The prediction has a mean pLDDT of 88.
SAM riboswitch aptamer (S box leader) from Radiobacillus deserti, 102 nucleotides, folded computationally.
RNA sequence: UUCUUAUCCAGAGAGGUGGAGGGACUGGCCCAACGAAACCUCGGCAACAGGCUGUUAUGGUACUGUGCUAAAUCCUGCAAGCAUUUGCUUGAAAGAUAAGAA
Numbered sequence: 001u002u003c004u005u006a007u008c009c010a011g012a013g014a015g016g017u018g019g020a021g022g023g024a025c026u027g028g029c030c031c032a033a034c035g036a037a038a039c040c041u042c043g044g045c046a047a048c049a050g051g052c053u054g055u056u057a058u059g060g061u062a063c064u065g066u067g068c069u070a071a072a073u074c075c076u077g078c079a080a081g082c083a084u085u086u087g088c089u090u091g092a093a094a095g096a097u098a099a100g101a102a
Base pairs, nucleotide, nucleotide: 001102002101003100004099005098006097007096008095013042014041015040016039017038021031022030023029025077027075028074043069044068045067048065049064050063051061052060053059073094078091079090080089081088082087
């Protein structure tokens, strides 16, 4: 990097360095000098895999490997249905994360 499977309306921030961007992309809409990205420290959330446990259940734990810590994956894009001037629902696509494989 590619493929497969599962999940994505819940949850969880302070400090330091830094100094203008960030929210993947499109169009929106937001966040940001009351300090963006990035990096570091210390917390926290979750429970995918391993470990441990065992009342075997849609279990528990949080030691290890990841992940995450504004807004539903922030909304959206393609298709269908319903409603009717712009919305609702469902399913894809794209993306993210984990585990496995090549």
Background
Of the family's consensus pairs, 91% are formed in the model.